[in-house]
Molecule: c-di-GMP-I riboswitch aptamer
Organism: Virgibacillus halodenitrificans JCM 12304
């Protein structure tokens, strides 16, 4: 430096659920909790996929449809990185 994850060491993160808060919703925050994770670290203004549809537009001022500037990084991905091996 590249690539890789058997073993060693330091450790780290925290699914579902419950309670409270927040949001139109998807979801997010905190506490408890631990399903799992070698990147479950960062990035949503590198890119893709997915979720929601308040505002806006269409429509009997209806049902409904379009639609992200909202959300998801523990969906793929980009960037960075500890220890060990080759």
């Nucleotide at each position: 430096a590249u690539u890789u994850g058997a073993u060693c060491a330091u450790g780290g993160c925290a699914a579902a659920a419950u309670u409270g808060g927040u949001g139109a919703a998807a979801g997010c925050c905190a506490a408890u909790g631990a399903c799992g994770c070698a990147a479950a670290g960062c990035u949503a203004u590198a890119g893709g996929g997915g979720c929601u549809a308040a505002a806006g537009g269409a429509g009997g001022g209806g049902a409904u449809c379009c639609a992200a500037c909202g959300c998801u990084u523990g969906c793929c991905a980009g960037c960075u990185a500890c220890c060990g091996g080759u």